[in-house]
Context: one part of a larger RNA
Molecule: large-subunit ribosomal RNA, domain III
Organism: Paenibacillus cellulositrophicus
RNA sequence: GAGUAACGAAAAGAUCAGUGAGAAUCUGAUCCGCCGAAAGCCCAAGGUUUCCUGAGGAAGGCUCGUCCGCUCAGGGUAAGUCGGGACCUAAGGUGAGGCCGACAGGCGUAAUCGAAGGACAACAGGUUGAAAUUCCUGUACCACCGUAAACCGUUAUGAGUGAUGGGGUGACGCAGGAGGGUAGUGACGCGAGCUGAUGGAUGCUCGUCCAAGCAGUGAGGCUGGUGUGUAGGCAAACCCGCACACUUUAAGGCUGGGCUGUGAUGGGGAGGGAAAAUUACAGUACCGAAGGUCAUGAUCUCACACUGCCAAGAAAAGCCUCUAACCAGGUGAAGGUGCCCGUACCGCAAACCGACACAGGUAGGCGAGAAGAGAAUUCUAAGGCGCGC
Repeated sequence: GAGUAACGAAAAGAUCAGUGAGAAUCUGAUCCGCCGAAAGCCCAAGGUUUCCUGAGGAAGGCUCGUCCGCUCAGGGUAAGUCGGGACCUAAGGUGAGGCCGACAGGCGUAAUCGAAGGACAACAGGUUGAAAUUCCUGUACCACCGUAAACCGUUAUGAGUGAUGGGGUGACGCAGGAGGGUAGUGACGCGAGCUGAUGGAUGCUCGUCCAAGCAGUGAGGCUGGUGUGUAGGCAAACCCGCACACUUUAAGGCUGGGCUGUGAUGGGGAGGGAAAAUUACAGUACCGAAGGUCAUGAUCUCACACUGCCAAGAAAAGCCUCUAACCAGGUGAAGGUGCCCGUACCGCAAACCGACACAGGUAGGCGAGAAGAGAAUUCUAAGGCGCGC
């Protein structure tokens, strides 16, 4: 220079009360304003205690500060089923032997690793100051072990198990349109509360539900079925393939969202609402109504199902089946067992990446109402904020 510029989105604050040494800034209440395909909710990456409670105010906080993602102390993350591992493979990596190479090292078979892909059994409600598909309540399911009754088999007419082997399935693109269904939403009806000088009416506000599982049903989609023979599928096969015959009305089979019943004499539920002590432990404990019809209707689901098209759209495990092989026991209510890691919190952000409490960037899912073609736009709900002078 200069007590000058600046104090980081123009979404906006105001009043009262409380606490306190001290209040524009902390807390509470009442209004006002802003977002609302987000500035709400869930979750991955990343962060790594920032979460909750009590205390504090030196420094950090662009002012203040009694406050904080700050400081100090104490506490908090509970799983057979969620995600990952004890399963599988992709690109790619490593790579016994092997090949190559002055050394270092390069390539690569068997093998092994590698996931937001495949496979795989739990839902609803309640509860904490902080965790919940993890705790609790109710109702389930999966794998393995396993006993009683009963049944099958016991030396070959062998019950059962069953491949590291064969076959099938898994198993796949994009676009388009139609249909079924559901979530959701709205209206009426129903219930409760409020309104009312009395009675009655009226008006307003709020609510108007519930899963997995089990049993039944089943829109729709795909597929013919049976028998005989058999040189192929590196052995075998009753499986697959191939050939022939018979039979075809559509049956049978597979798949399949949903619906009905049950689950539920349960839960939840607007609302009502104590006692106690007062320093606090209250809208807490507890009680608990209605729950029907119509309309609309998805970007979700049936399902890449159908039709069309050309650029012609993973693999392996798993599952089913077939034998090879093994084998004297097997099936089986009850009952039992169920390992390791993650789990707090932020997550379009003041907690991640940007040197900052930075107008930037950050995969995926849900995403209501009125008007509207619409996730545009405007105003709102739930919810969250008024951007730390």